[in-house]
RNA sequence: ACGGGUAUAGCUCAGUUGGUAGAGCAGCUGAUUCCAAAUCAGCAGGUCGGGAGUUCGAGUCUCUCUGCCCGUGCCA
Numbered sequence: 001a002c003g004g005g006u007a008u009a010g011c012u013c014a015g016u017u018g019g020u021a022g023a024g025c026a027g028c029u030g031a032u033u034c035c036a037a038a039u040c041a042g043c044a045g046g047u048c049g050g051g052a053g054u055u056c057g058a059g060u061c062u063c064u065c066u067g068c069c070c071g072u073g074c075c076a
Stems, first nucleotide, its partner, number of pairs: 001072007010025004019056001027043005049065005
């Protein structure tokens, strides 16, 4: 440089045909306990990487930029 993949909650990841953004873990509160752990109940947590476009409607489709991963190539 070219090609491909990927980016969603603090972390790991789902998200079906474009139609109300979710789970587990972590966190917080409560119950339980002499205390703690474990367990149980509940709560909170999101510019869906940035920008633009298409659409009545975009996490999902298109373009572009950025980060990361893989492959190929070039220079040394």

A computed fold for a 76-nucleotide RNA from a Planctomycetota bacterium, annotated as transfer RNA. Rfam family: tRNA. Rfam classes the family as a transfer RNA. It was read from a public genome assembly. Its mean pLDDT, the model's own confidence on a scale to 100, is 83.